[in-house]
Transfer RNA from Sorangium sp., 75 nucleotides, folded computationally.
NCBI's taxonomy places the organism under Bacteria, Pseudomonadati, Myxococcota, Polyangiales, Sorangium.
It was read from a public genome assembly.
It matches the Rfam family "tRNA". Gene Ontology term of the family: triplet codon-amino acid adaptor activity. By type it is a transfer RNA.
The coordinates come from a structure-prediction model, not an experiment, and the mean pLDDT is 81.
RNA sequence: GUCGGGAUGGGGGAGUGGUACCCCGUCGGGCUCAUAACCCGAAGGUCGCAGGUUCGAAUCCUGCUCCCGACCCCA
Repeated sequence: GUCGGGAUGGGGGAGUGGUACCCCGUCGGGCUCAUAACCCGAAGGUCGCAGGUUCGAAUCCUGCUCCCGACCCCA
């Protein structure tokens, strides 16, 4: 340099056009002799960035940034 995959709450993951969900964690409460177990509730997301298409974009298109892999060239 070329090609492919990826970036989604604090961590991990799902979601291929109808407005984002799950597990763990965090916080509050309950239960308990007690607890990291169990039960209830809550907070936490510009879906990497900027544009475009669309009535509507995490999802489709373009450019850029970063991560992973393969290949090519030079030394």